[in-house]
RNA sequence: CGAGCUGUGGCGCAGCGGAAGCGCGCUUGCUUGGGGUGCAAGCGGCCGGUGGUUCGACUCCACCCAGCUCGA
Numbered sequence: 001c002g003a004g005c006u007g008u009g010g011c012g013c014a015g016c017g018g019a020a021g022c023g024c025g026c027u028u029g030c031u032u033g034g035g036g037u038g039c040a041a042g043c044g045g046c047c048g049g050u051g052g053u054u055c056g057a058c059u060c061c062a063c064c065c066a067g068c069u070c071g072a
Stems, first nucleotide, its partner, number of pairs: 001071007010024004018055001026042005048064005
């Protein structure tokens, strides 16, 4: 310098145009003498950033940023 992949709650990931869910974790309650396990409920992200396309964008397009990989 060029090419590709990835970026989504605290962590690991899904979601491929109709607006965000799963597991773990966290909080509260039940259960227990207490803890753990189990059960129930709940909190928490507007999707790396800025534009564009569209009635509508996490999703498509452009550029930028960060990480990883490959080539020179």
Background
This is a predicted structure of a 72-nucleotide RNA (transfer RNA) from a Pseudomonadota bacterium. Its Rfam family is "tRNA". Rfam links the family to the GO term triplet codon-amino acid adaptor activity. The family's RNA type in Rfam is transfer RNA. The source organism's lineage runs through Bacteria, Pseudomonadati and Pseudomonadota. The coordinates come from a structure-prediction model, not an experiment, and the mean pLDDT is 80.